[in-house]
The RNA shown here (c-di-GMP-I riboswitch aptamer) has 99 nucleotides and comes from a Myxococcales bacterium. It was read from a public genome assembly, where an Rfam model found it. Of the family's consensus pairs, 100% are formed in the model. The coordinates come from a structure-prediction model, not an experiment, and the mean pLDDT is 81.
This record gives sequence, structure tokens and C1' cells, in this order.
RNA sequence: UCCUGCUCAAGGCACAACCGGGGAAACCCGGCGUCGCAAAGCCAUCGGGACCUCACGUCUUCGUCGUCACGAGAAGGCACGGUCGGCUGGGCCGCCAGG
Repeated sequence: UCCUGCUCAAGGCACAACCGGGGAAACCCGGCGUCGCAAAGCCAUCGGGACCUCACGUCUUCGUCGUCACGAGAAGGCACGGUCGGCUGGGCCGCCAGG
């Protein structure tokens, strides 16, 4: 330096739930907790995928309203917006042991 992760040792992180806070939400931060994790360390400005909807804008519908060939309102759809690294490919850094 590369490969491997059955084992050794020292450890590390912290699912869900609960509490407090932020956010429209997905979710995030802190505490508690300990399902699991050989990268469950970092990267979303390298991709895929999943999730969210205050949508700024646009489309559709409406047996609603109005000053009625249009406008308003309501509902639904669409990310170019957002979230997820403990979904995944990939990149970077890294403990120990063995080869």
C1' cells in the first nucleotide's frame, strides 16, 4: 500500500418510542434510549431511488360566489423547490486483526 472481516483488543455510533425545540411538511437539533451497524464517519455542487407540499407559477375540475364571454374561491395534479448518507451506486478519510 492492497485485499479480507470468522476472530482479538480498545472503543465508537445510536433505530423505534418518549421529552423539549425548529419547520407548512418530509424531516432536523438536543436529551433519554439501545434496534442494529466494520465505516450506521463525511459528501445531496457525482448519480439513481424514495419521501414532503407554504408551491412563486401553471394545468384540470367545480351543482360555489360575483361587478359574468371574464374574475374570485375551493379541490386535485405538475418541482424548477425541499428532505433522506441507518435506501442505493459512487467519492474521500479511518481503528484493529489476518493474508